[in-house]
RNA sequence: CAUAUCCUUCGGGGCUGGGUGAAACUCCCGACCGGCGGUGAUGGUCAGAAUGACCUUAGUCCGUGACCCGCAUAUGAUGCGGUGGAUUCGGUGUAAAUCCGAAGCCGACAGUGAAAGUCUGGAUGGGAGAAGGAUGAA
Numbered sequence: 001c002a003u004a005u006c007c008u009u010c011g012g013g014g015c016u017g018g019g020u021g022a023a024a025c026u027c028c029c030g031a032c033c034g035g036c037g038g039u040g041a042u043g044g045u046c047a048g049a050a051u052g053a054c055c056u057u058a059g060u061c062c063g064u065g066a067c068c069c070g071c072a073u074a075u076g077a078u079g080c081g082g083u084g085g086a087u088u089c090g091g092u093g094u095a096a097a098u099c100c101g102a103a104g105c106c107g108a109c110a111g112u113g114a115a116a117g118u119c120u121g122g123a124u125g126g127g128a129g130a131a132g133g134a135u136g137a138a
Stems, first nucleotide, its partner, number of pairs: 004135007017029003031118002033107002035064004043055005059105002068082006087103005109121003
């Protein structure tokens, strides 16, 4: 340094305004939010001849988790499979799906005095993964 097994910790944000109404954080106006890994022409630091190294940049580009469905089993949960949302235009440029500008769009299930991305609940759960550590062999 790589690999295998195991352990510990961490691991999601958001309607205080207005309207209607008997009733709405659910409708309407307006406001607000953006998990994890990858990619990456952002930005930064260091060295520098070219350029390189490290850190860092996407809700809507690729993949993935929670939820839901199916199957299997040792009935403990786990494993496997499936379903599952959303972007354009302009600018710069050799090159933009990521930069800059503008305008959009999307958001599990159950509940509810009235339809929920934001309230309540399953959930003091699970979790993609992140960090650290232990052991054995080569």

FMN riboswitch aptamer (RFN element) from Polycladospora coralii, 138 nucleotides, folded computationally.
Its mean pLDDT, the model's own confidence on a scale to 100, is 77.
Its Rfam family is "FMN riboswitch aptamer (RFN element)". Gene Ontology term of the family: FMN binding.
The sequence is in RNAcentral, with records from Rfam.
The organism belongs to Polycladospora, within Bacteria.